Annotation
Transfer RNA from an uncultured Bacilli bacterium, 72 nucleotides, folded computationally. The prediction has a mean pLDDT of 83. Its Rfam family is "tRNA". The family's RNA type in Rfam is transfer RNA. It was read from a public genome assembly.
RNA sequence: GUCCCGUUAGCUCAGCGGUAGAGCACUUGACUUUUAAUCAAGGGGUCGAGAGUUCGAAACUCUCACGGGACA
Numbered sequence: 001g002u003c004c005c006g007u008u009a010g011c012u013c014a015g016c017g018g019u020a021g022a023g024c025a026c027u028u029g030a031c032u033u034u035u036a037a038u039c040a041a042g043g044g045g046u047c048g049a050g051a052g053u054u055c056g057a058a059a060c061u062c063u064c065a066c067g068g069g070a071c072a
Stems, first nucleotide, its partner, number of pairs: 001071007010024004018055001026042005048064005
């Protein structure tokens, strides 16, 4: 330098153009002598950045950034 993959909650990851989700973690309550475990409820996201397409974009297109890989 060229090409490919990835970037979504604190962490690990889902998410066929139509309200952003799960597990774990966290908070509160129940249970328990207490802790743990279990059960119930809850908080937490400008979907890496900018622009474009569209009635509507996390998703499609372009540019850029970051991480990983292949080739040179």